[in-house]
RNA sequence: AUCAAUCUUCGGGGCAGGGUGAAAUUCCCUACCGGCGGUGAUGAGCCAAUGGCUCUAAGCCCGCGAGCUGUCUUUACAGCAGGAUUCGGUGAGAUUCCGGAGCCGACAGUACAGUCUGGAUGGGAGAAGAUGGAG
Numbered sequence: 001a002u003c004a005a006u007c008u009u010c011g012g013g014g015c016a017g018g019g020u021g022a023a024a025u026u027c028c029c030u031a032c033c034g035g036c037g038g039u040g041a042u043g044a045g046c047c048a049a050u051g052g053c054u055c056u057a058a059g060c061c062c063g064c065g066a067g068c069u070g071u072c073u074u075u076a077c078a079g080c081a082g083g084a085u086u087c088g089g090u091g092a093g094a095u096u097c098c099g100g101a102g103c104c105g106a107c108a109g110u111a112c113a114g115u116c117u118g119g120a121u122g123g124g125a126g127a128a129g130a131u132g133g134a135g
Base pairs, nucleotide, nucleotide: 002134003133005131006130007129008128009127010126017029018028019027031115032114033105034104035064036063037062038061043055044054045053046052047051059103060102067080068079069078070077071076085101086100087099088098089097107118108117109116
């Protein structure tokens, strides 16, 4: 250093301003936000350096997670629900870079909610670390 096992910790952000109205952070104008893993032409750093290594890099490319139902003690499995991108540029190569214009956001409650309240002091994709065993 690798892998099975056990344990610990961590593990989601956002309506400012205005309009209508009896009532809206829910409608309208405008504003704001972007979980986890992968990919990757970004950026930065290091080295024994024409290569290599490390960190970093997509809401809308691929996959996963949160909800509900069934079997069911649980685990687990199965099913259902649930979202979105294009144009131009560079180039050998980009839905990832640069520029422009767009679009999307579970369930329950309530004047119709990505942003409020609630299930949730929950769960969780996973991340880091520790212990100890194996070849």